[in-house]
RNA sequence: GCGCGUGGCGCGCCUAAUCCCCGAGUUCGACUCGGGGACCGGGGGACCCAACUUGGGGGCGAAUCGCGCUCCGGCCACUACGGUGGUUCGAGUGUGAACGGUGCUUCCGCCGUAGCCCGUCAGCUAACCCCGGCGGCGUAGGGAGAACCU
Numbered sequence: 001g002c003g004c005g006u007g008g009c010g011c012g013c014c015u016a017a018u019c020c021c022c023g024a025g026u027u028c029g030a031c032u033c034g035g036g037g038a039c040c041g042g043g044g045g046a047c048c049c050a051a052c053u054u055g056g057g058g059g060c061g062a063a064u065c066g067c068g069c070u071c072c073g074g075c076c077a078c079u080a081c082g083g084u085g086g087u088u089c090g091a092g093u094g095u096g097a098a099c100g101g102u103g104c105u106u107c108c109g110c111c112g113u114a115g116c117c118c119g120u121c122a123g124c125u126a127a128c129c130c131c132g133g134c135g136g137c138g139u140a141g142g143g144a145g146a147a148c149c150u
Stems, first nucleotide, its partner, number of pairs: 011138004018038008039133006049123001056121001057118004064097008073088006098113005104145005
């Protein structure tokens, strides 16, 4: 000097997913575990109003809807038995709308549209009750403006 591994920290981002206190453990680190609080977030839950229940229904989340194309399987029709056309399930792919991200607003650009849960049951909902605060990323797109800090 380079590469690899391990632990801790700083900056910025998605997300509700952050901060503080006490006790114990400790590789003594701003680490780990337990408890409590602040704050952020979600659900249940009256009157009134609304609404419909196997074609089940519902929740978290931006993650929904439409139009094509290709492939595979099923069904129907035709067939010269080679296949062709229609329809449908699934997968892939393209495109549009809508929604979401790029600290705040806006323009342009770029990116995302996943996943998970309840278990026949839940509209709204005052009082009241319950639950979560994980995880994943990267030298950060450009122009204008606001705010804040130095």
Overview
c-di-AMP riboswitch aptamer (ydaO/yuaA leader) from a Chloroflexota bacterium, 150 nucleotides, folded computationally. Rfam family: c-di-AMP riboswitch aptamer (ydaO/yuaA leader). Rfam's curators write: This family represents a conserved RNA structure found upstream of the ydaO and yuaA genes in Bacillus subtilis and related genes in other bacteria. Rfam links the family to the GO terms cyclic-di-AMP binding and regulation of gene expression. Taxonomically the source falls in Chloroflexota (Bacteria, Bacillati). Model confidence (mean pLDDT): 77 of 100. It was read from a public genome assembly, where an Rfam model found it.